The RNA shown here (small-subunit ribosomal RNA) has 1473 nucleotides and comes from an uncultured prokaryote. Rfam family: Bacterial small subunit ribosomal RNA. The coordinates come from a structure-prediction model, not an experiment, and the mean pLDDT is 83.
RNA sequence: AGAGUUUGAUCCUGGCUCAGAUUGAACGCUGGCGGCAUGGUUAAAACAUGCAAGUCGAACGCGAACUCACCUUCGGGUGAUAUUAGAGUGGCGAACGGGCGAGUAAUGCGUUUCUAACGUACCCCAAGGUCAAGGAUAGCUCACCGAAAGGUGUGGUAAUACUUGAUGACCCCGCCGAGUCGCAUGGCAUGAUGGGCAAAGUUCGGUCGCCUUGGGAGCGGGAAAUGUCCUAUCAGGUUGUUGGUGAGGUAAAAGCCUACCAAGCCGAAGACGGGUAGCGGGUGUGAGAGCAUGACCCGCCGCAUCGGGACUGAGACACUGCCCGGACUCCUACGGGAGGCUGCAGUAACGAAUCUUCCGCAAUGCGCGAAAGCGUGACGGAGCAAUGCCGCGUGCAGGAUGAAGGCCCUCGGGUUGUAAACUGCUGUCAGAGUUAAGGAAUAACUGACCAGACUCAAAGGAAGGGCCGGCUAACUUCGUGCCAGCAGCCGCGGUAAUACGAAGGGCCCGAGCGUUAAUCGGAAUCACUGGGCUUAAAGCGUACGCAGGCGGACACGCAGGCAUUUUGUGAAAUCCCUCGGCUCAACCGAGGAACUGCAGGGUGAACCGCAGUCCUUGAGGUCGGUAGGGGCUGUCGGAACUCUAGGUGUAGCGGUGAAAUGCGUAGAUAUCUAGAGGAACGCCAAAGGUGAAGACAGGCAGCUGGGCCGAAUCUGACGCUGAGGCACGAAAGCGUGGGGAGCGAACGGGAUUAGAUCCCCCGGUAGUCCACGCCGUAAACGAUGUGCACUAGAUCCUGGAGGUUCUGACACCGUCAGGGUCGAAGUAAAAACGUUAAGUGCACCGCCUGGGGAGUACGGUCGCAAGGCUAAAACUCAAAGGAAUUGACGGGGGCUCACACAAGCGGUGGAGCAUGUGGCUUAAUUCGAAGCAACGCGAAGAACCUUAUCCUGGGUUUGACAUGUAUGGAUUAACUCCGUGAAAGCGGAGCCACGCCUUUUAGGUGGAACAUACACAGGUGCUGCAUGGCUGUCGUCAGCUCGUGCUGUGAAGUGUCGGGUUAAGUCCCUUAACGAGCGAAACCCCUGUCGCUAGUUGCUAACACGUUAUGGUGAGGACUCUAGCGAGACUGCCGGUGUCAAACCGGAGGAAGGUGGGGAUGACGUCAAGUCCUCAUGGCCUUUAUGCCCAGGGCUGCACACGUGCUACAAUGCGGCGUACAAUGCGAAGCGAGACCGUAAGGUGGAGCAAAUCGCAAAAAACGUCGCCCAGUUCGGAUUGUGGUCUGCAACUCGACCACAUGAAGUUGGAAUCGCUAGUAAUCGCGUAUCAGCUACGACGCGGUGAAUACGUUCCUGAGCCUUGUACACACCGCCCGUCAAGUCAUGGGAGCCGGUAGUACCCGAAGCCGCCCUAAUUCAGGGGUGUCGACGGUAAGAUCGGUGACUGGGACUAAGUCGUAACAAGGUAGCC
Repeated sequence: AGAGUUUGAUCCUGGCUCAGAUUGAACGCUGGCGGCAUGGUUAAAACAUGCAAGUCGAACGCGAACUCACCUUCGGGUGAUAUUAGAGUGGCGAACGGGCGAGUAAUGCGUUUCUAACGUACCCCAAGGUCAAGGAUAGCUCACCGAAAGGUGUGGUAAUACUUGAUGACCCCGCCGAGUCGCAUGGCAUGAUGGGCAAAGUUCGGUCGCCUUGGGAGCGGGAAAUGUCCUAUCAGGUUGUUGGUGAGGUAAAAGCCUACCAAGCCGAAGACGGGUAGCGGGUGUGAGAGCAUGACCCGCCGCAUCGGGACUGAGACACUGCCCGGACUCCUACGGGAGGCUGCAGUAACGAAUCUUCCGCAAUGCGCGAAAGCGUGACGGAGCAAUGCCGCGUGCAGGAUGAAGGCCCUCGGGUUGUAAACUGCUGUCAGAGUUAAGGAAUAACUGACCAGACUCAAAGGAAGGGCCGGCUAACUUCGUGCCAGCAGCCGCGGUAAUACGAAGGGCCCGAGCGUUAAUCGGAAUCACUGGGCUUAAAGCGUACGCAGGCGGACACGCAGGCAUUUUGUGAAAUCCCUCGGCUCAACCGAGGAACUGCAGGGUGAACCGCAGUCCUUGAGGUCGGUAGGGGCUGUCGGAACUCUAGGUGUAGCGGUGAAAUGCGUAGAUAUCUAGAGGAACGCCAAAGGUGAAGACAGGCAGCUGGGCCGAAUCUGACGCUGAGGCACGAAAGCGUGGGGAGCGAACGGGAUUAGAUCCCCCGGUAGUCCACGCCGUAAACGAUGUGCACUAGAUCCUGGAGGUUCUGACACCGUCAGGGUCGAAGUAAAAACGUUAAGUGCACCGCCUGGGGAGUACGGUCGCAAGGCUAAAACUCAAAGGAAUUGACGGGGGCUCACACAAGCGGUGGAGCAUGUGGCUUAAUUCGAAGCAACGCGAAGAACCUUAUCCUGGGUUUGACAUGUAUGGAUUAACUCCGUGAAAGCGGAGCCACGCCUUUUAGGUGGAACAUACACAGGUGCUGCAUGGCUGUCGUCAGCUCGUGCUGUGAAGUGUCGGGUUAAGUCCCUUAACGAGCGAAACCCCUGUCGCUAGUUGCUAACACGUUAUGGUGAGGACUCUAGCGAGACUGCCGGUGUCAAACCGGAGGAAGGUGGGGAUGACGUCAAGUCCUCAUGGCCUUUAUGCCCAGGGCUGCACACGUGCUACAAUGCGGCGUACAAUGCGAAGCGAGACCGUAAGGUGGAGCAAAUCGCAAAAAACGUCGCCCAGUUCGGAUUGUGGUCUGCAACUCGACCACAUGAAGUUGGAAUCGCUAGUAAUCGCGUAUCAGCUACGACGCGGUGAAUACGUUCCUGAGCCUUGUACACACCGCCCGUCAAGUCAUGGGAGCCGGUAGUACCCGAAGCCGCCCUAAUUCAGGGGUGUCGACGGUAAGAUCGGUGACUGGGACUAAGUCGUAACAAGGUAGCC
């Protein structure tokens, strides 16, 4: 000191979250020792038991017993015990100490003052005194009552108890006098005089006490100022209230109390009310300012079961005193009594949670006492708890075959890891033993508890927790498979998870580690230090203006602020510094500093303030001009419209995308004339004017507000802003009364639509208009508060006055005020703003603090109402948002292209058949392909095979195939045969080897093979969403990028845009760009022309031979052709257009002309496109099966639907006959000639040919001729029957072909839709691959004949570039809104019901103080009665807070519900307020 998180990416705004420190903590896991601290934060709820305040015989009178001794009449007595115990009278103390924080927002606390308005027992100092007398009473005795607590009576007794008298002042009171001091009352000291008031004894003595007065110390009472939380959804409060006088009261001032008098007092600087809370020193955090907090320790206050009250006393309205009332508990003989742990322990309860019913008065202190001493749960200690802080330890050194084990692995190794084992050493803590410092102050005595020193043994008794995706230090394997789970935020998990769980490894801390809770910090995220408000949240709609805040120039004074200095205070402890004591530290001690504060005194006079003087520049007035839809009232006008009356006139008008409703033959619309009515004012008119804003527009008149300019004439700071307040304030709406032409919510009708409560059309009420009165809101916007000052300019407009010129117009120059545009600097997140600031400053006001809930609820207030103003919370999300960027998209725009449309030609969709698909069916109908870009596709050949575990059945298990290991052993295998079987297979029989070595009858050994066993093979099983490769598509569209530079905070941009041009990002020009790459083009192949070379199997012009005929033969290279190499075309030439360009248009020449035609060639990328069934491949699954073998079946199944084709429907045709012209190809398990047979398919046969030689091979359409004559036909050929041919092991399911017979639908095809721009479409045949054969009408090629049309780019589809909008980025197949339905949650209203709180009025009225009356022979005390006040209680009406409540309102959230489509693009009617 920052980091994560909104986006495809960026910058900003903004919230959420994290890293730090801390705690009286709690919880989880773990746990060795010691020191020092701390420990009921919840129920101020209840408490069993014990203890926590006594002491004094030196104030007083009494006074035992046990026991011992003696005596005895044996009943007892005496003495000691005994100055006893004990209770009582009396004194002092018990008001301290200890606990807690309920109440309390001021009767409190803190700070500073005051008390001339006060008190003080014990202690200290000083002065004086202590005389005389008296009567009682407790205890005790006796008697009695009561269960007890306790009480009554009789008798007698003492005092430092009580009473009376005396003396007495410098004491108290009254009066008179004079001095001094003070802020007023008055204080202090003092003279004279009158009145009043005291005492206690004890002791041998000294003492110790007692009384009066003054002083001191310490401790208290009281007062003032100032500071002290939230709430205005608490705005008015108060009647002893505010003041005065008299009386009372107190230690003392005072409405403290009372009677009377006056009517005050407090309050926006927040009274009164509500909520919460003890306050401070301090503590935590923070750089600080602050924020939070008030445990332990210290000071103050308050309280003592709840409420009230007084007594005693120096002191209390009294924690362990008294009285009364209430609640609760206990005892009881039922009559009545007793009690108060918020003291120390402890119990139970509450709770996440907090200790021993311990020891001791040894120390420190307190009470009493002369003292010894006694008492002391204060205190000193110990115990329990890792609750915190601090310290120590769990060993140290050596030790590599880097052991074993674990984990990972590319199988080589790596890691755990010097870690262990092992060797040597040491002795802290804990343990055992011996001894005994110090806390002890002393001359000595005195220790509850703590503890020092020394010795011994042994590595022995002592390590865990969290984390490892990013933030944030630390990574691998396995398991799991949106499950289980994790998570502080972002987010992980749907089969390869560094994020879940485990393991190994690692990181961070360490007797602890994590989690939760809480505070501060980070958060400049409430901003004083230190923020903002055009668009992110945020400027009141606008003005006027009280309070308040702020305020021009000059000089003088005062000293409130301010500055400086000094004095007092700011308790101690704490924090900080220095030093010291515990072995160190924590902890403790001493000294210093600090306590930033408050108060008093002195000095200063710049600034602020105050007082008075003066000034004119701020502000205002005066005079002279001037512009204007500024406001109000009245009056007048024309155009248009509607209506009324009349004329002309006739069938329509009107309206729309198209229509209809509507109006019209009862005469509309149209047109003319006259009249009526209401509203609004065309042109001028503008970027224009005025006004505070809303707003303001025909002309004229009247009344009236403000501005600007000029003169420099007057006043002399009179100013600015402005919480509350007050006024104005569009439209709509409301009230009363008018008015009502047009328009027009609601409403009616017509359309549109799936629907149409909309958009469109026809009508139409309120309203719109006027007067008066309300409402008070708008995207009331410049989304920009008002005022003043300063900071470059350029240009346009409006209003004014001036200068230049002899004058005037025009022009030019500078000037003041207003309205715009562009721009320097600067600012801003950017867009932008920029003298009309969003720049730079000052003054004042208003407002904001994440999104939603919500501008909502409740309350208050205003309003006739509608509603306005003010204005939350629970809950919920991690975003919501601003500006800009790149894309994508638009029922946005511009430019351009394409058989995209149009113009044409021919089809499909209708029929039959073929073929593929869906569906259905089935034991199975194997699988894949799915808009274009699946569907004559994979399949260039399913009868078996193919073929796929697709189905049925049979069989097999190291396997149909590959490699390796081990064992066996010379038989298996192969071959022949037999049995069985559908086959595969199974069973049996026969037969037989090979290489090498050797003592060759034979033995040994080896490999192949076989058998067995094990590794493994195998899989067309799954995942194309794990992949490679290949392919389709956009698209042969013209695009896609990079380097350097430049611009921008950045994402990015520029280049690649613009102007031309092109088929093209093709080329040219311009240019903050300059270059380059992948694409385009070119290079390659075929084809079109020519040349050269070469002529066999090709060719044949000339020559020759031969044939019925044929290049058949000799020969030839001329031609065609073949196949090699070259030439040719480049906008090269001419003219025009064009920017002196690129290029385009036309022309010449040429076989070919602007890419000549065709092909191959497919940029960056898109579609998680297709393919795991071509192949390859990760993972998963299977292994007597999902592998392998076999037979049969299926893939051909058929109510149906779709795609692609073939054949047709005929005469441009069909049939018969005749005749002509190709090219590409293929051929040996092949092509197969001539010949013969068969109607034919075909058969017999086999010449020739591994092919420019032979064969397939007939080309067909065409042409010629004949027939048919428009019909279901001499069209069409489906279907079916019969008979055949061929291939093949085999044509039943399920082949093709032939012949004869049969002769279906179909007469040109609805909506819709496809192809094609020239050798193309259309039409005609030929060939080939696959292949035994074939479903081929398919696919791929070949040639023959050979058109029509294109004006053009409005529209449909697709594409490219530029631009625009966007709430889209999974990118429009996007996003997204509301009702309804379901679940959950919190909340408002609600007939009511329940409870709390604070008061008011009345009733009752305990104890008690005060007062009065009677009694007491008088006083005191007492007794009886009574009055005021008065707690608790009761009654009543309200206020306020909370809980609950049938029902009800909206809200939030929740993978896949319903209905629509509102918004985002012109969102399909622009949106919004």